A computed fold for a 1452-nucleotide RNA from an uncultured Pseudomonadota bacterium, annotated as small-subunit ribosomal RNA.
The sequence is in RNAcentral, with records from ENA and SILVA.
RNA sequence: AUUGAACGCUGGCGGCAUGCUUAACACAUGCAAGUCGAACGGCAGCACAUAGCCGUAGUUUACUACGGUGGGUGGCGAGUGGCGAACGGGUGAGUAACGCGUAGGAAUAUACCUUUGAGUGGGGGAUAACGUGGGGAAACGCACGCUAAUACCGCAUAAUCUCUGUGGAGCAAAGCUGGGGACCUUCGGGCCUGGCGCUGAAAGAAUAGCCUGCGUCCGAUUAGCUAGUUGGUAGGGUAAAGGCCUACCAAGGCGACGAUCGGUAGCUGGUCUGAGAGGAUGAUCAGCCACACUGGGACUGAGACACGGCCCAGACUCCUACGGGAGGCAGCAGUGGGGAAUAUUGGACAAUGGGGGCAACCCUGAUCCAGCAAUGCCGCGUGUGUGAAGAAGGCCUGCGGGUUGUAAAGCACUUUCAGCGGGGAGGAGUGGGGCUUAUCGGACAAUGGUAAGCGUCGGACGUUACCCGCAGAAGAAGCACCGGCUAACUCCGUGCCAGCAGCCGCGGUAAUACGGAGGGUGCAAGCGUUAAUCGGAAUUACUGGGCGUAAAGGGUGCGUAGGUGGUUAUUUAAGUUCGUGGUGAAAUCCCUGGGCUCAACCUAGGACGGUCCACGAAGACUGAGUGACUGGAGUUGUGGAGAGGGUAGUGGAAUUUCCGGUGUAGCGAGAUAAGGAACACCAGUGGCGAAGGCUACCUGGCCAACAACUGACACUGAGGCACGAAAGCGUGGGGAGCAAACAGGAUUAGAUACCCUGGUAGUCCACGCUGUAAACGAUGUCAACUAGCUGUGGGUCACAUAAAGGUGAUACGUAGCGUAGCUAACGCGAGAAGUUGACCGCCUGGGGAGUACGGUCGCAAGAUUAAAACUCAAAGGAAUUGACGGGGGCCCGCACAAGCGGUGGAGCAUGUGGUUUAAUUCGAUGCAACGCGAAGAACCUUACCUACCCUUGACAUACAGUGAAUGCCGUGGAGACAUGGCAGUGCCGCAAGGAACACUGAUACAGGUGCUGCAUGGCUGUCGUCAGCUCGUGUCGUGAGAUGUUGGGUUAAGUCCCGUAACGAGCGCAACCCCUGUCCUUGGUUGCCAACACGUAAUGGUGGGAACUCCAGGGAGACUGCCGGUGACAAACCGGAGGAAGGCGGGGAUGACGUCAAGUCAUCAUGGCCCUUACGGGUAGGGCUACACACGUGCUACAAUGGCCAGUACAAAGGGCAGCGACACGGCGACGUGAAGCGAAUCCCCAAAAGCUGGUCGUAGUCCGGAUUGGAGUCUGCAACUCGACUCCAUGAAGUCGGAAUCGCUAGUAAUCGCGAAUCAGCAUGUCGCGGUGAAUACGUUCCCGGGCCUUGUACACACCGCCCGUCACACCAUGGGAGUGGGUGGCACCAGACGUCGGUCGUCUAACCGCAAGGAGGACGCUGACCACGGUGUGAUUCAUGACUGGGGUG
Repeated sequence: AUUGAACGCUGGCGGCAUGCUUAACACAUGCAAGUCGAACGGCAGCACAUAGCCGUAGUUUACUACGGUGGGUGGCGAGUGGCGAACGGGUGAGUAACGCGUAGGAAUAUACCUUUGAGUGGGGGAUAACGUGGGGAAACGCACGCUAAUACCGCAUAAUCUCUGUGGAGCAAAGCUGGGGACCUUCGGGCCUGGCGCUGAAAGAAUAGCCUGCGUCCGAUUAGCUAGUUGGUAGGGUAAAGGCCUACCAAGGCGACGAUCGGUAGCUGGUCUGAGAGGAUGAUCAGCCACACUGGGACUGAGACACGGCCCAGACUCCUACGGGAGGCAGCAGUGGGGAAUAUUGGACAAUGGGGGCAACCCUGAUCCAGCAAUGCCGCGUGUGUGAAGAAGGCCUGCGGGUUGUAAAGCACUUUCAGCGGGGAGGAGUGGGGCUUAUCGGACAAUGGUAAGCGUCGGACGUUACCCGCAGAAGAAGCACCGGCUAACUCCGUGCCAGCAGCCGCGGUAAUACGGAGGGUGCAAGCGUUAAUCGGAAUUACUGGGCGUAAAGGGUGCGUAGGUGGUUAUUUAAGUUCGUGGUGAAAUCCCUGGGCUCAACCUAGGACGGUCCACGAAGACUGAGUGACUGGAGUUGUGGAGAGGGUAGUGGAAUUUCCGGUGUAGCGAGAUAAGGAACACCAGUGGCGAAGGCUACCUGGCCAACAACUGACACUGAGGCACGAAAGCGUGGGGAGCAAACAGGAUUAGAUACCCUGGUAGUCCACGCUGUAAACGAUGUCAACUAGCUGUGGGUCACAUAAAGGUGAUACGUAGCGUAGCUAACGCGAGAAGUUGACCGCCUGGGGAGUACGGUCGCAAGAUUAAAACUCAAAGGAAUUGACGGGGGCCCGCACAAGCGGUGGAGCAUGUGGUUUAAUUCGAUGCAACGCGAAGAACCUUACCUACCCUUGACAUACAGUGAAUGCCGUGGAGACAUGGCAGUGCCGCAAGGAACACUGAUACAGGUGCUGCAUGGCUGUCGUCAGCUCGUGUCGUGAGAUGUUGGGUUAAGUCCCGUAACGAGCGCAACCCCUGUCCUUGGUUGCCAACACGUAAUGGUGGGAACUCCAGGGAGACUGCCGGUGACAAACCGGAGGAAGGCGGGGAUGACGUCAAGUCAUCAUGGCCCUUACGGGUAGGGCUACACACGUGCUACAAUGGCCAGUACAAAGGGCAGCGACACGGCGACGUGAAGCGAAUCCCCAAAAGCUGGUCGUAGUCCGGAUUGGAGUCUGCAACUCGACUCCAUGAAGUCGGAAUCGCUAGUAAUCGCGAAUCAGCAUGUCGCGGUGAAUACGUUCCCGGGCCUUGUACACACCGCCCGUCACACCAUGGGAGUGGGUGGCACCAGACGUCGGUCGUCUAACCGCAAGGAGGACGCUGACCACGGUGUGAUUCAUGACUGGGGUG
């Protein structure tokens, strides 16, 4: 884009089309083929007329009325006869075929129609109807009798007919009717004339039959088929050629250009799609074919083997009196059934057409119309203008508003369509019938034919189309979608649920994806969904694809058919090109017109359409024929290289076995015999189709140069044939070594392995088989063309040369680079994967599967050929960036190593887990949680629990009222709180009030340490103070990306230098900042005191000083600056000098792009959700302090480098007014009492400790260690019970240096020693700081861990904590095998043989003709032969379904 559609939701009108795609399933009922009286006998029924006759009644005796009879007339049931029924209408079952399409052909027929010419004479015998009598339920039928014809039969006539012996012979007919002057008449007519018929013949038109070329689906897992088969002769048969049929003769015919068989299917014009080529399709309309319940058969006829005919057989249905009969909607309606699904038991012959008829007319479910259905196409409408208060409502909101939205309302208009009323074409004429006129024929007639004129008759549709009028916006909008593709976004609900989904994919608490709503988008009387076809799809590639690695080159050659083929001359004309003619139906499509108001639709003309046919022309190219040529190809001669092949023979070394010697734990050296196999390793080379020793013999190919010869002999190659590693198989040998299987030993968690010791097939030989490999260059063969450079093998030629050697050229191999070009990239690149030609093979998403079944081959193993169901949305290639590797290279770090000290064992402290509990609040959880948030839980804190209370609230803003606020004293209560009493009248002020505060009341609201750190901000940890992370421009690449940033050096460093398609830049590094180390300078109080002086028991205590220390401001200093060496003349490194300090002097602050959905909603902030007399608020008590246990971090120890006692020395940095608190006194002590000084370089905390000196202890659970417990106290605090710290007395546990494992530290560091601070009423073994004493070790980078750069592999990208294989278990699905079982189909053999046709026959019968007759000719019946449908038996084939059990496969 499309549809004969269906389904869901919805639905106003009209026009034009279309409407059982399924069960060729079964059918009730009605209709669908009749007509002709001008063929005939007739007359049942109807109508008219009544001559005649009969009867009845009335009577006027001759009439009237009625009835009957009477074919007289119009007509007509049934019948005879003619024509039609073979058309029209339906369906697509069958058919792969001369069925259809197209183009041709010859051996034919044709009723009706047209034309031409000829004839139409004269006889005969029957038979329906009818009558009578039987039969039968019916259908129907029998006998006898009568009768007509355009029914039937002779006779005559007889040719442009038929037959023929060429002399001849044979064959026909029918009448009917209109009119009529004369004449005749049996009064019927004859006769004449017109019309319609009839017979024979010729021709035409239009049909029908037959034959042929070409075209016409799939399967080779269908390869051979065929006996009337193929041809001939003779005959038969037919309308007609022909094995169409029969007899005889011959042995043919078809097939890889696909026979036969199987499956599927009506074919075509066309239709849909597509740029086209194609692909799909074959409804409606049109042409052809086939069929008519299933199968068979003929009859009649011009035509049938006949849809609404016949006979037979079968199935089914119906009727029946059980004897027997009837039927065939795939005609139009309609019914049941099937189905997702497809209409009315309508009207009319008015039109078009058909049949019959002279005609009128009759018939016509053909047809024309109407009905039903949005089934499709087309058209129209559902209003138009105005209208901002941007109404209300809805929805959203950042609360301001936005949007729905000029939309509505309102105002002003219009009236298509629908409705009502009225009018009103066309389809109808060239028609029928009537009249008039002319003309033809005839006889001066009539009928009739032809032409003209006049008026007349006929419409199913139909209440038509169309027009006018009336009223009123009045009656008329939905559907799908809104994550991307794809136009259109928000809110609510839900919470991997419910659901959506065409693909990708949405949904796990903020869903533009589910459901609803608001809004929007797209189409619109429809809109979506499903199904189906084409397109996109160059995704079967003719146009127009590929095969090194994505699917795909056959394992290799030889070669058949086939395809393709060098130069030249000539002939031909098959291909080819051109011209002419024919045909290619109409409709459709296209173009141009015309008609319906437009359109759809209808209509006219044109154009288009074939690999078509015929004739003619041309002669380039291809083909064919003939002749020639040498360039392709080949042959001979000469030379050359080689592990080329086959057969026979032979060699040495090693292994093994045996014998002997020597040795003996092994070893070393030597000699010999037997036997079998292999000829070392690495790199290359020639040759081969693939497969690998040497010598002799046999033998194939290859290369080179030059001659001669043949003369296209060539290339490729479906089938075919041959060869074809290893393993394997068969038979017979052989068997040293090696070695599947197997055994033992190791390794290991295991070890059916790797390792070791043995060891059988096999490996070897001969002859067969197998026929496969990553049989690979993953690259078919042949030929031509297209820059170069280099190595190498064997040749040839030239130059040069004393020689060795050299140089150049050339073709054939074999390797490495590379240009153009190609390629998705990688790469290929004269040996192409470049540019071309020829031929073959192969591919078409992954899995299932190279599997199943079938066939072929094989001894087997198996090979080859080779599917489907089902399932997935991928599988795959190349390259990129990362990440990873028990890959590589380089480098770093207390990473290891070298050291020192710890942890892990003990007791205690502290945190965590777990457990417990009413609660043990919450968070942090590998490194990077665990002395963490917490710089300090007795109450408070506090978030938890229990109990008791409050509800606008403890707190904020706003309103109203009252009261100043506030303080003090009671009572009840655990307290919150409740309830009294007393005191108190403040501040501003324009004098109204205001501000603050408290209480009460009401409503908005407060409040939440409730949830979500995976909605967030901020802050933080970590990799990591690691050296990285990026950008602009340029360049390279199809691109992702790369380059820069890689490389060579160097550094702590992407630090710097050099190189460089890169050049620059940014964030990081470094530096700038702070502390510290040296010096200078400035300034000296509370700090300092050298010199001078005073003073004390002593002290910078004092005068004074400004030197020193110190303090705190400012400067200097260090930069690889200098020297030497190394390095590349660089950067830099090494060493040195000087210097307080040397190569970053030491320390700190400083943390790139990012990672971990890392941590924190409980610091704070914050979206959303949740609670609102509670998840908020208050109070008391309790809990966070529990304790079988496990872990982390610490403290104290286990002792003599120590403990204890005594004496004695030296810091730094801090803090202090609700504070630090000296000194003094009391107490053993914690501490208390009193109290100076100090808001601090002034006073206080403040004693530093280790150290040093001396003493004691003597290796012990101790004079170590101090837990635990008892008692007594101190301090803080409202309060130390749960649950503080400290002191004293007493007690004196574990512990004697710590398993596996593990931590810190590289210098003023570790270790060790004390001091201070924050928090804090009190509470430190923790944390953060301060100084004192003060080491050891680093060979080095193999290893562990972490990190950086380069490189490599990758099937990883959630990135190795990745990915992923197979069994097993369970569920489901399709499928193979399967003892079999059931059905279908067709083959063969045999039996059987209805109807019918053809043949035979004289048993019976027999009108026409012949015959005087007898009889004959002919016919019918019967009997019989042949053919044959249905049916039956047997057999094997094929296909479908099913089957216990079983095999693998797929999905989860």